[in-house]
RNA sequence: GCAGUGGUAGCUCAACGCCAGAGCGCCGGUCUUGUAAACCGGAUGCCGGAGGUUAAAACCCUCCCCACUGCU
Numbered sequence: 001g002c003a004g005u006g007g008u009a010g011c012u013c014a015a016c017g018c019c020a021g022a023g024c025g026c027c028g029g030u031c032u033u034g035u036a037a038a039c040c041g042g043a044u045g046c047c048g049g050a051g052g053u054u055a056a057a058a059c060c061c062u063c064c065c066c067a068c069u070g071c072u
Stems, first nucleotide, its partner, number of pairs: 001071007010024004026042005048064005
């Protein structure tokens, strides 16, 4: 330099173009002598950045940034 994959909650990851979710974690409660477990409830996202397409974009297109892989 070229090609590819990925970037979404604190972490690990989902999400046919039509209201962004799960598990774990965190907070509160129930239970317990107490802690854990279990159960109930709750909070949390400029969907890497900027444009474009569309009635509508995390999702499609372009450019850029970051990480990783392959090739040269």

RNAcentral holds the sequence, with entries from ENA. Predicted 3D model of a 72-nucleotide RNA (transfer RNA) from Pleurogrammus monopterygius. It matches the Rfam family "tRNA". Rfam classes the family as a transfer RNA. Taxonomically the source falls in Pleurogrammus (Eukaryota, Clupeocephala, Euteleosteomorpha, Ctenosquamata). Model confidence (mean pLDDT): 80 of 100.